A computed fold for a 71-nucleotide RNA from a Pseudomonadota bacterium, annotated as transfer RNA.
Its mean pLDDT, the model's own confidence on a scale to 100, is 84.
Its Rfam family is "tRNA". Rfam classes the family as a transfer RNA.
The RNAcentral record of the sequence draws on ENA.

């Protein structure tokens, strides 16, 4: 320099183009002799900018970041 893959919650992963789900973690409450165990509830995210579309996490382009390959 060129090519490929990936980018979603604090972490690890989901999501036919119909508007984002779960686990762990976190906060509150309950339970308990006390609990870090158990139960209930809650908050929390689509890397950035454009484009296509009635509608984009999803498709297209560019950028950024991480990983890999060729030389």
């Nucleotide at each position: 320099a060129c090519c490929c893959u990936u980018g979603u919650a604090g972490u690890u992963u989901a999501a036919c183009g119909g508007a984002a789900a779960a686990a762990c973690a976190c906060a509150g409450c309950c339970c308990u002799g006390c609990g870090g165990a158990g139960g209930c509830u809650g908050a929390g995210a689509u890397c950035c900018a454009g484009g296509u579309u009635c509608g984009a996490u999803u498709c297209c382009u560019g950028g950024c970041a991480a990983g890999g390959g060729u030389g």